[in-house]
């Protein structure tokens, strides 16, 4: 000294599931009922650890969120650029 991983940023792709019924001040909101999981958040093995109230997630709930289309949200991908003792 170059990269990579970490972190920020623009960008670009990105799923599910109600044209439900009702009411109303109407493109919205409220309630009822059924449903979705990929913001968030909660919860769970062995390994490992030897201390445990410790241990992941795309697994499960399904509190919030979301459910014609569009829009807005959107883990995670990908280029790119900025930073990088950060992450692990």
């Nucleotide at each position: 000294g170059c990269g990579c991983g970490g972190c920020g940023a623009a960008u670009g792709g990105g799923a599910g599931a109600g044209u439900g019924c009702g009411g109303c001040a109407u493109u919205g909101c409220c309630a009822c009922c059924g449903c979705c999981g990929a913001a968030g958040g909660c919860g769970c093995a062995a390994a490992c650890c030897a201390c445990c109230c410790g241990g992941a997630a795309a697994c499960g709930c399904u509190c919030a969120g979301g459910c014609a289309c569009c829009a807005a949200g959107g883990a995670c991908c990908g280029u790119u650029c900025g930073u990088g003792u950060a992450u692990u």
Glycine riboswitch aptamer from a Pseudomonadota bacterium, 88 nucleotides, folded computationally. Its Rfam family is "Glycine riboswitch aptamer". Gene Ontology term of the family: glycine biosynthetic process. Of the family's consensus pairs, 90% are formed in the model. The source organism's lineage runs through Bacteria, Pseudomonadati and Pseudomonadota.